[in-house]
Context: one part of a larger RNA
RNA sequence: GCCAGGGAGUUCCUGGAAGUGGCGAGGCGAAAGCCGUAGCGAAAGCGAUAGCCCGCAGCGCGCAAGCGCGAGGGGCGCCGUGCGAAAGCGCGGCCAGUCACUUCCUGGAGACCCGAAGCCAAUGUGAUCUAAGCGUGGGCAGGGCGAAGCCGUCCUUCCGGAUGGUGGAGGCCCGCAACCGGUGCUGGUAUAUCCGCUCGGGUGACCCACGUUUAGGGGUGAAAGUCCAAUCGAACUUGGCGAUAGCGGGUCCCCUCCGAAGCAUCCCUCAGGAUGGCUCUGCCAGAGGCAGCGCACGGGGUAGAGCACUGAUUGGGUGGAAUGGUUCCGAAAGGGACCGCCAUCCUCUCAAACUCCGAAUCUGUGCGCGCCGUAGAAGGCAGGAGUAGGGCUCCGCUGGGUAAGCUAGCGGGCCGGGACGGGAACGACCGAGACCGAGGUUAAGGCCCCUAAGAGCUGGCUAAGUGCUAAUCCACAAGGAGCGCCCGUUCCCAGACAGCUGGGAGGUAGGCUUAGAAGCAGCCAUCCUUUAAACAACGCGUAAUAGCGGACCAGCCGAGAACGCACGCUCCGAAGAUGUACGGGGCUAAGCCAGCCGCCGAGACCCCGGAGGACGAGCUGUGCUCGUCAUCUGGUAGGAGGGCGUCCGCGCUGCGCAGAAGCGGGGCCGUGAGGUCCCGUGGAGCGGCGUGGAAUGAAUAUCCUGGU
Numbered sequence: 001g002c003c004a005g006g007g008a009g010u011u012c013c014u015g016g017a018a019g020u021g022g023c024g025a026g027g028c029g030a031a032a033g034c035c036g037u038a039g040c041g042a043a044a045g046c047g048a049u050a051g052c053c054c055g056c057a058g059c060g061c062g063c064a065a066g067c068g069c070g071a072g073g074g075g076c077g078c079c080g081u082g083c084g085a086a087a088g089c090g091c092g093g094c095c096a097g098u099c100a101c102u103u104c105c106u107g108g109a110g111a112c113c114c115g116a117a118g119c120c121a122a123u124g125u126g127a128u129c130u131a132a133g134c135g136u137g138g139g140c141a142g143g144g145c146g147a148a149g150c151c152g153u154c155c156u157u158c159c160g161g162a163u164g165g166u167g168g169a170g171g172c173c174c175g176c177a178a179c180c181g182g183u184g185c186u187g188g189u190a191u192a193u194c195c196g197c198u199c200g201g202g203u204g205a206c207c208c209a210c211g212u213u214u215a216g217g218g219g220u221g222a223a224a225g226u227c228c229a230a231u232c233g234a235a236c237u238u239g240g241c242g243a244u245a246g247c248g249g250g251u252c253c254c255c256u257c258c259g260a261a262g263c264a265u266c267c268c269u270c271a272g273g274a275u276g277g278c279u280c281u282g283c284c285a286g287a288g289g290c291a292g293c294g295c296a297c298g299g300g301g302u303a304g305a306g307c308a309c310u311g312a313u314u315g316g317g318u319g320g321a322a323u324g325g326u327u328c329c330g331a332a333a334g335g336g337a338c339c340g341c342c343a344u345c346c347u348c349u350c351a352a353a354c355u356c357c358g359a360a361u362c363u364g365u366g367c368g369c370g371c372c373g374u375a376g377a378a379g380g381c382a383g384g385a386g387u388a389g390g391g392c393u394c395c396g397c398u399g400g401g402u403a404a405g406c407u408a409g410c411g412g413g414c415c416g417g418g419a420c421g422g423g424a425a426c427g428a429c430c431g432a433g434a435c436c437g438a439g440g441u442u443a444a445g446g447c448c449c450c451u452a453a454g455a456g457c458u459g460g461c462u463a464a465g466u467g468c469u470a471a472u473c474c475a476c477a478a479g480g481a482g483c484g485c486c487c488g489u490u491c492c493c494a495g496a497c498a499g500c501u502g503g504g505a506g507g508u509a510g511g512c513u514u515a516g517a518a519g520c521a522g523c524c525a526u527c528c529u530u531u532a533a534a535c536a537a538c539g540c541g542u543a544a545u546a547g548c549g550g551a552c553c554a555g556c557c558g559a560g561a562a563c564g565c566a567c568g569c570u571c572c573g574a575a576g577a578u579g580u581a582c583g584g585g586g587c588u589a590a591g592c593c594a595g596c597c598g599c600c601g602a603g604a605c606c607c608c609g610g611a612g613g614a615c616g617a618g619c620u621g622u623g624c625u626c627g628u629c630a631u632c633u634g635g636u637a638g639g640a641g642g643g644c645g646u647c648c649g650c651g652c653u654g655c656g657c658a659g660a661a662g663c664g665g666g667g668c669c670g671u672g673a674g675g676u677c678c679c680g681u682g683g684a685g686c687g688g689c690g691u692g693g694a695a696u697g698a699a700u701a702u703c704c705u706g707g708u
Stems, first nucleotide, its partner, number of pairs: 001708006011109003015105009026035003039046002049077001051076004058069004078093006112250004119240004124236002131214009140204001142174003145170001149166007179201003184197002187195002216232001218228002253643006263276005277387002279384006288372003292369008304357001305355002310351003315346006324339006390415004395411006420431003435610003439606003445600003448585003454597001456596006467587002479572006487564005499556005505529003510524003535550001538549003611633002613629007644697001646694010662681008
C1' cells in the first nucleotide's frame, strides 16, 4: 500500500420555536406548588373597551355589474398607568392558556471525533548510563633528553666559577605496545553514535574495576545549559485529564425543491466573534408592485471645451513706480538707455483641488406603454443557516507605482458554485445556462491532410515561408529600403527617360601662392572666344603633368519618364541558453484585403416520447385522475421535503434438511439508495406487513486492531 472488522452531532437539564393531541379561564401535580387569568411605575402606589367606521375569506341575493351581512384583520375613539406646566409620548387594555409527545435551535455540561507544546501533585521511581565526592584495589612495551644533589680536576681574595663524571627530576620528548580519545576523509555501512584509514594523549589534573554518597526547581558540573538509564532551558511514572486549542485533519445511504457570501458597524479586533445585509422554511395580511422603454418637469458640473474668475505660461505693444541691478552723461543734484517689477492691450499654451460654458449618461417625481400580482405580489412576523480570506476580465472609469499574473477603489460580466461547443492544450476570452432518451437546425468557430465541412467563386496585394495569431498571449522602436496604388508638379513624337556611339574645345598651366600648384593643397576672381555643346571645373587620379569619368551637346532608339505627398503589403534594424516550432504535416495559397454562394459545427433552438416540480379542478382524499406551464427542473456553503437499507422489541402473517443465513455468478425491476428471481456453494435457521426503539450506513482522519 491493499483487504476485513472497528471508527465521529450523543445523553440529561435550562430556555425558545413549530407540529400533533388532551383539557380549557383554567392547565398540571400525590402534595408543596408552578404557569396562566392585569397592567403601569425606580418606588410609594394607583388600576383597564357593552362605542363607531372600513373590510378579506365565506354566506345570502342578483343574468351580470353589483348589493347586504361579515368571524379573523385594520382604523378611529375611549380606558389603566408612568413622565410632563401643557402639547404630547412610553407601556398596557375589546380575554387563551396549560400539560404531554415529536422535531429544530440556544445555553450548561468533555458536548461531533482525533491532535498539542505545556501546568500542578505524589512520606512516588531512578546515579547498573552519565557527573562529582569518598573507600578498597588494579594498569602503564620500549627508547630518548639528562634538573637538583654528590665526587674528581682546574681557576680563585672571601663569595664562587669552569670542566669531566656520578645521579635520575619532569602535568618533559618519541611511540600503530597496552589503555584512553575522536582531527580529517563532508570515506564505508548498519541494527538510533559502528567500522576503516588518518590523527591526539600515553607517569598524570592519567586510565580502569568493585563498593558507597548526592534526586527533580533538586543534584552534579575544569561551565558546554553539560550530565542525571537512547529522555533534560527542569528526568521518568501515575494522577488532576476527555487540560485547553479562535489552529490542523476527519465526519459514513439516495432522490427532489430553493440557494448564497466574501460587504457594513463594533470588538486587545485583523486565521475569531456579535449585529445588519444576502439565503432557506413556515405563517399573517389582502392590492398593489417594478428591474425595462418613451415623454414631461426638476437635480448634477463629469467628458469635452474655454480662459470670464483663481493660478501657471510664450512673444510683443503701451503706461506706471518714493524704494532694485548694470551702464552712459554730469563736479554734484539729477538725467538717459537696457534688464527686472507693477498694470493693461494683442498673441502662444495649461489645470484633480480653475469655470463664462457644457454633453452622453445617471437620478427624483408624474403620465403612458411593458412586465409581475387575488393561482396572493410588494409588505410584515417567527424559526434555521452559511458568509464576513475572494479572484479574473480590461468591458467602462479613477488613486498609488517605471512597471507587474502589482496595489487601493467604483459600475458591469464571469469563475467561485457552471457542465457543454470554440480558442492546439488553458477557472473566469467567444458561443451557450446541462431533468432523461431520440431526431433535426443553428451559434461561436471553421471547411488541403491529421479532422466533420469548399484543394469554392470574383477582383486586387505580398516573394518575405512575410504570413497561415480575434483578444489575453505572442516582444518591438527610431531610422533606412522594395513593390503597388491615389493625387499633384515637371519633361515628352519639334523625340522625353534609360542605354549605346561620338564630342566635351580655344585664350590658358586665369592671377596669387608655392620646391611644384597645369580645372581638382590653399587664397582671389570666375571673364572672353569658337560653338550643336563644353564648367577658369562635380569626383577619381599624378611629385607636378598625364590619364579616367561627370556636367553639357549631338546621333542611334521610339513612348512614356522623373520627382513629391498620402495609403497598402513587404525587407533590414531584430541577441539566450539540447533541434526547428503556424497545434503538426505542410502551404506561394492552404497567406493578406474586399465581396459573394454553399456546407460543417454545442447539452443552445425546434420536434417527439418520458420523469419530476409548481399551480388549478374533480374525486371514493396519508392519495388518485385530469388540465396549464414561451415566461419550471446547472449548482458549492447552506435550508427544506420525501425515501432506501441495517439491528432490536411488540402484534399479525409466512418460508426452511424436498436445503435457511452467508458466499460466488447471472437475468429482470426501480431516477436512485436498493429490490427480486435463477444456478452453484453452504448446511440450520430466515423473512414480509404494521408499529415502536436505535451504540444504524465508511474511502480517506501520516485513524485503531488483525491479516497480507